[in-house]
Annotation:
A computed fold for a 106-nucleotide RNA from a Gammaproteobacteria bacterium, annotated as c-di-GMP-I riboswitch aptamer. It was read from a public genome assembly, where an Rfam model found it. Taxonomically the source falls in Gammaproteobacteria (Bacteria, Pseudomonadati, Pseudomonadota). The coordinates come from a structure-prediction model, not an experiment, and the mean pLDDT is 86.
RNA sequence: ACUUGAUAAGGGCAAACUCGUCGAAAGGCGGGGACGCAAAGCCACCGGUCUAAGGUCUUCCCUCUUUGUAGCGGAGGAGGGUUUCUAGGACAGCGGGGCUACCGGG
Numbered sequence: 001a002c003u004u005g006a007u008a009a010g011g012g013c014a015a016a017c018u019c020g021u022c023g024a025a026a027g028g029c030g031g032g033g034a035c036g037c038a039a040a041g042c043c044a045c046c047g048g049u050c051u052a053a054g055g056u057c058u059u060c061c062c063u064c065u066u067u068g069u070a071g072c073g074g075a076g077g078a079g080g081g082u083u084u085c086u087a088g089g090a091c092a093g094c095g096g097g098g099c100u101a102c103c104g105g106g
Base pairs, nucleotide, nucleotide: 002106003105004104005103012037013036017032018031019030020029021028022027035093041099042098043097045096046095047094048091049090050089054086055085060081061080062079063078064077065076066075067074
C1' cells in the first nucleotide's frame, strides 16, 4: 500500500418506544432505552423514499363584496376550507458513489 472481518482485546454507535425541545410537516437535537451495526463515522453527487410551509392548479363548500333583479336564481371579484402538482425542506440505519478511521488476519 492492497485486501479481509474467522478469532481476540480495548472499546464505539444506538432502531422501536418514551420524555424534553426546535420545526408547518417530514424530521433534527438532548435524556432514557437497545433492535441491530465493522464504518450504524462524515458528505444529498446519482437513483430512491418522505414532507408540502411557500408557490401553483382546480372541483365543490363557506364568508365578504360588486353588479343585476320587485325579490330570489344569475354574473364578476376577494378571502378561507378542500383538491392537484412542486424542494430550494428532509432521510447517510434504502442502494450506489466520494472522503476519513481503531484493532486483528492475509